The RNA shown here (small-subunit ribosomal RNA) has 1422 nucleotides and comes from a metagenome. Its Rfam family is "Bacterial small subunit ribosomal RNA". Its mean pLDDT, the model's own confidence on a scale to 100, is 84.
[in-house]
RNA sequence: AGAGUUUGAUCCUGGCUCAGGACGAACGCUGGCGGCGUGUUUAAUAUAUGUAAGUUGAAUGAGGCUUAGUUGGUGGUAAUAUUGAGGAUGAUUUAGUGGUGAAUGGGUGAGUAACACGUGAGAAACCUGCCCCGAAGACCGGGAUAACCAGAGGAAAUUUUGGUUAAUACCGGAUAUCUUCACCGGAUCGUAUGGUCUGGUGAAGAAAUGGAUUUUGCUUCGGGAGGGUUUCGCGGCCUAUUAGCUAGUUGGUGAGGUAAUGGUUUACCAAGGCAUUGAUGGGUAGCUGGUUUGAGAGGAUGAUUAGCCACACUGGGACUGAGACACGGCCCAGACUCCUACGGGAGGCAGCAGUGGGAAUUUUGCGUAAUGGGUGAAAGCCUGACGCAGUAACGCUGCGUGGGGGAGGAAGGCUUUUGGGUCGUAAACCCCUUUCAGCAGGAAUGAAAAUGAUGGUAUCUGCAGAAGAAGCCCUGGCCAACUACGUGCCAGUAGUUGUGGUAAUAUGUAGGGGAUAAGUGUUGUUUGGAUUUAUUGGGCGUAAAGAGCUUGUAGGUGGCUCGGUAAGUUGGGUGUGAAAACUCCAGGCUUAAUCUGGAGAGGCCACUCAAUACUGCCGUGGUUAGAGUUUGGUAGAGGAUCGUGGAAUUUCUGGUGUAGUGGUGAAAUGUGUAGAUAUUAGAAGGAACACCAACGGUGAAGGCAGCGAUCUGGGCCGAUACUGAUGCUGAGGAGUGAAAGCAUGGGGAGUAAAUAGGAUUAGAUAUUUUGGUAGUUUAUGUUGUAAAUGUUGGGCACUAGGUGUGGGACCCUGUUAAUGGGUUCCGUGCCGUAGUUAAUGUAUUAAGUGCCCUGUUUGGGGAGUAUGGUUGUAAGGUUAAAAUUUAAAGGAAUUGAUGGGGGCCCGCAUAAGUGGUGGAGUAUGUUGCUUAAUUUGAGGCAACGUGAAGAAUUUUACCUGGAUUUGUUAUGUACCGAAAAGCCAUAGAGAUAUGGUGUCCUUCGGGGCGGUACACAGGUGGUGCAUGGCUGUCGUCAGCUCGUGUUGUGAGAUGUUGGGUUAAGUCUCGCAACGAGCGCAACCCUUGUCCUAUGUUGCCAGUAUGUAAUGGUGGGGAUUUGUAGGAGACUGCCGGGGUUAACUCGGAGGAAGGUGGGGAUGAUGUUAAGUUAUUAUGUUUCUUAUGUUAGGGCUGUAAAUAUGUUAUAAUGGCUGGUACAAAGAGUAGCGAAACCGUGAGGUGGAGCGAAUUUUAUAAAGCCAGUCUCAGUUCGGAUUGAAGUCUGUAAUUUGACUUCAUGAAGCCGGAGUCGCUAGUAAUCCCGGAUUAGUAAUGCCGGGGUGAAUACGUUCCCGGGCCUUGUACACACCGCCCGUCACACGCCGAAAGUUGGUAAUACCCGAAGUCAGUGGCCCAACCC
Repeated sequence: AGAGUUUGAUCCUGGCUCAGGACGAACGCUGGCGGCGUGUUUAAUAUAUGUAAGUUGAAUGAGGCUUAGUUGGUGGUAAUAUUGAGGAUGAUUUAGUGGUGAAUGGGUGAGUAACACGUGAGAAACCUGCCCCGAAGACCGGGAUAACCAGAGGAAAUUUUGGUUAAUACCGGAUAUCUUCACCGGAUCGUAUGGUCUGGUGAAGAAAUGGAUUUUGCUUCGGGAGGGUUUCGCGGCCUAUUAGCUAGUUGGUGAGGUAAUGGUUUACCAAGGCAUUGAUGGGUAGCUGGUUUGAGAGGAUGAUUAGCCACACUGGGACUGAGACACGGCCCAGACUCCUACGGGAGGCAGCAGUGGGAAUUUUGCGUAAUGGGUGAAAGCCUGACGCAGUAACGCUGCGUGGGGGAGGAAGGCUUUUGGGUCGUAAACCCCUUUCAGCAGGAAUGAAAAUGAUGGUAUCUGCAGAAGAAGCCCUGGCCAACUACGUGCCAGUAGUUGUGGUAAUAUGUAGGGGAUAAGUGUUGUUUGGAUUUAUUGGGCGUAAAGAGCUUGUAGGUGGCUCGGUAAGUUGGGUGUGAAAACUCCAGGCUUAAUCUGGAGAGGCCACUCAAUACUGCCGUGGUUAGAGUUUGGUAGAGGAUCGUGGAAUUUCUGGUGUAGUGGUGAAAUGUGUAGAUAUUAGAAGGAACACCAACGGUGAAGGCAGCGAUCUGGGCCGAUACUGAUGCUGAGGAGUGAAAGCAUGGGGAGUAAAUAGGAUUAGAUAUUUUGGUAGUUUAUGUUGUAAAUGUUGGGCACUAGGUGUGGGACCCUGUUAAUGGGUUCCGUGCCGUAGUUAAUGUAUUAAGUGCCCUGUUUGGGGAGUAUGGUUGUAAGGUUAAAAUUUAAAGGAAUUGAUGGGGGCCCGCAUAAGUGGUGGAGUAUGUUGCUUAAUUUGAGGCAACGUGAAGAAUUUUACCUGGAUUUGUUAUGUACCGAAAAGCCAUAGAGAUAUGGUGUCCUUCGGGGCGGUACACAGGUGGUGCAUGGCUGUCGUCAGCUCGUGUUGUGAGAUGUUGGGUUAAGUCUCGCAACGAGCGCAACCCUUGUCCUAUGUUGCCAGUAUGUAAUGGUGGGGAUUUGUAGGAGACUGCCGGGGUUAACUCGGAGGAAGGUGGGGAUGAUGUUAAGUUAUUAUGUUUCUUAUGUUAGGGCUGUAAAUAUGUUAUAAUGGCUGGUACAAAGAGUAGCGAAACCGUGAGGUGGAGCGAAUUUUAUAAAGCCAGUCUCAGUUCGGAUUGAAGUCUGUAAUUUGACUUCAUGAAGCCGGAGUCGCUAGUAAUCCCGGAUUAGUAAUGCCGGGGUGAAUACGUUCCCGGGCCUUGUACACACCGCCCGUCACACGCCGAAAGUUGGUAAUACCCGAAGUCAGUGGCCCAACCC
């Protein structure tokens, strides 16, 4: 000191979460020792038992006990032993009277928002036992009473009658240094009431002794110390959804009361007092020194410890006393508990222990040894205060659980690419040590003369042995630390983001690692981080946030200058700021924590002395720049009232006139022959004011528009004089405030919510259309809100410009005018620099830089809602939450994608043509159905004559049945064998089984072969969403990127955009870009022309020759042609256009002209596209089956569909004759001639591994003939019979031939497909695959050979630019509301119930004061 989380990515705003510290803590797991601290935060809840306040015989009478001396009995001669009586002036003890203490100490925090506390002043308004100092004194007397004795009542507690007695108990009198009071003086002091000192006169007022040889007590007065009481200033919680409170209330006079002031109480008088600087009410709370956190300012807190306050079961009250309205006293009332003989009584742990309750907090311990307290003359006694111990890891702090060596890197675990790696010098093993704990023996300080609970403790010495002593949490990021296995959106995890759907570093376990350590994690609270309430230190155009606007009260703030003052301000001094705590320095327990000493600090407060810059205050001070007044002009839809004008709509009346009109995308409802619409003349009525008209004017805003009059507000400009700071803002308050709405009257043409009808539509409560009511208009009220927006509060000042426009004043030019130029003031726009901003933007009209005042904001929803208040006739407005829910919501900008947004462009995309398809038959594929099986993949374009360039068996993956298990095959190891393989026979559907026959090579090690066993083979089993490779598609579309530079906070942009142009990101020009790469084009193949070389198996013009005929033969190289190599085409030339460009249009020449035609060639990427069934491959799965064999199936057929083919005929069918190709293929082959068969074909076998031979007659065409529009001489399906060929085999299930049969079909609905030239259409030929063939498919070849394109509006697809976006899984997106079901929170709710507060009234205990009566009555007097 920060980090994670909104997005595809970015910047910002903004919340949520985390890392640190602290704790009187609790819980989980674990636990060796010591020191010092701390420990009922809950129920101020209830409490069994013990204990926490007594002491004094030196105040006192009396009693008990004890004896000295005294005196008996018994035994004894006696000494004496034993047992009694009585017993002090002695010792000791005690219930009572008396004194003193019990008001301290100890506990708790309920109450209390208060002079309760803190701090500082005051009492001239006060009290004070014990203690200290000083002065004076203590004389003479008296009567009682408890105890005790004798009775009485009661269960008890306890009460009561009579009698006796003492005092330091109580009382009378005397004395008075003295005190108090009354009256009369003097001096002096004080801000005041008044104080202090002093003189005189008068009145009143004291006392107690005890013990002893020296004092303790007593009385009065004065002073001190300490303590208390009381008053005041200032300080410290929340709430306005509490705005008014107060009758003893505020003050005065008299009186009472008190230690004392005072409405403290009372009588009378006055009507005050407090409050937005928050009274009153409500809620919460003991306050402080301090504690904790924080850099600080602050925030939170008030355990232990110290000071103060309050309380003592709840409420009230007084008594005693120096002191209480009294924790362990009294009285009364109440609740609760206990005892009881039922009549009555007793009690108060918030003292110390202990019990229940509770998530949770200790022993019913020891001692008065120390410190302190009470009492006493003292010894002493009492002391749960206190000193100690016990208990709890509750906290802080210290120590230990061993140290050194030790690599075959052991075993074992985990992992692995199987080589290894890691736990790991870790262990074992060797050598040492003994802190702590254990055992044994000594032994303190705290104590001054004595006295030690602690304690046989701290501590010291000795002994044995590594011996008795390590856990907890984490391991995806934040956040240090990683692998394996299990699981498979399950189980689970989670502080946040999130993780888990078969390869989980996030779950569980293991191993490793990280952090910490006698602890460690979780939970809770609090502070920090959070500048996320911002004084330090934030904001408000768009993120939350400027009130609709104006005026103005309180308040805040305020121009220049002079003098005074010294309140604020600044400096010095004095006092205070308790101790403890904190910081620093020392000391001392071995050290630390803890403890002791010293110093410092402690913003505040009070007093005092100075200073006077600034602010304040004072001055009937001064001044004029702010503000205002005066005066002259000036612009304007500024406002109110009254009047008036024309156009238009509608209605009414009359005329002309005839069939429709009106309305719409198209219609209909409507209206019209009872005369509409149209046109014309007249009348009525209401509302609004075309053009001018403009980012023009004006007003505070809302707003304001024909024209005129009257009344009236404000602004601006110029000028002078006057006032002399009179200013600015503005909580509350007041006024104004569009539209809609409301109330009462008027008015009502047009328009038009509601509403009716007609259309549209799946529906149409919308749009559209025909009608139409409130309303819109006016007057008077009310409402008080709008995206009331510039989403930008008001005022003042300062800070570059440019360019428009509205209103003034002045200057220059000009003969005047119009005009033009310039300066200045006020308004209103645009552009733009600096600055600023998250960006967008703003920018003298600030969102810049400053000052003053005000309003307002603090994550999103819930919600501008509920409730309460207030306002309104109502509708509503205003003020304004919480529970609960959520990790985001949001702003600006970026790149894509997308739009029934825009611009430009292309494509057989449309259009223009041409031929099809969709209807029929048939072939093939697919779906569905069926089946034992009908194996499977492919599924819009981009699956469906596709994988399959050949399913009868094989193929074959499917089904049924049979047989078998190291297997059909490969490699390795071990063992065995000389059989085997092959051939023959038998059984079987066959695979196979059985029997017979059969006997390899060698360097002798063995190899080959077979069998057995183990490793393993094998799988067309799954996953194309684990993959490689290959392929389709967008698309042969023109795009896709990079380096450097520049730019932006950044994502990104620029380049690649723009003007032209192209088939093209093709080229060119421009440009903060300059270059480059993959694509385009070209290079390659083919075809079209020519040339050169060559000339066989090709060719034959000329020449020679031969045949019935043929380049047949000699020969030739001209031509065709084959091969090889060249030439040619490049917008090269001319002209027009174009920017003197790129390019384009036309022309010439040319075989070919603008990439000549065709092909191959497929950028970055997209589609989790297709393929695990071509192959390769991760992983998973099967291993007596998913391997092998026979047969069957893949060909099944109510149906649907895709792609073809044949047709429907005369541009034709049939018959006869006749002409012209190219490109292929051939040895398990093509197969000639000849012969046979109607034919398929057969016999045959020449020739040819092919420019030589074969396939092989090309067909359409042409020339003739026939048919004559018909289901036909069209069409050929289907079926029957007979055959041919291939093959082991033709039944399921082949092709072909002949004869016979002769179905549907007469050009095909909506729709839809191909094609732009040698193309479509049409006609034949060949090939691959195959034994053959379902081929009408596919791939090639040539023959004949068209039509049309105006054009780009529209459909589809694509490219570029731009724009909107709340989309980014990207429009097949996102997303809104109701309903259904379940759950939760809040509000309301008939009712039910508890608490608190207030007002009025009633009853009223104890008690105090007063009055009065009754009863009692020793002291003194009579």